[in-house]
A computed fold for a 75-nucleotide RNA from a Planctomycetota bacterium, annotated as transfer RNA. Its Rfam family is "tRNA". Rfam links the family to the GO term triplet codon-amino acid adaptor activity. Its mean pLDDT, the model's own confidence on a scale to 100, is 81. The sequence was found in a public genome assembly.
RNA sequence: GCCUGAGUAGCUCAGUGGUAGAGCAGCGCUUUCGUAAAGCGCAGGUCACCGGUUCGAAUCCGGUCUCAGGCUCCA
Numbered sequence: 001g002c003c004u005g006a007g008u009a010g011c012u013c014a015g016u017g018g019u020a021g022a023g024c025a026g027c028g029c030u031u032u033c034g035u036a037a038a039g040c041g042c043a044g045g046u047c048a049c050c051g052g053u054u055c056g057a058a059u060c061c062g063g064u065c066u067c068a069g070g071c072u073c074c075a
Stems, first nucleotide, its partner, number of pairs: 001071007010024004018055001026042005048064005
C1' cells in the first nucleotide's frame, strides 16, 4: 500500500429502511433481624466522524478515523 471484518448504554451484544433495545453493572423500592438471592421500578445513547440517497438512515452509498486479521513490496 491492498483486501476482509468490527465500531450501538459503564461492560458484553442484538437490531440490515419506519418509535433505538436486551442481559449484566448502577440507583430506588418490596422482602429479611441483617446480608445475599429473588421480584418490581428508575436512570443511562453524538448508533466512531463527515457528506450523500430517501417522505424517512444505526441500517443503503462515498470518504475519513480507530481496532483486529490476511496479502504484497522494500530494508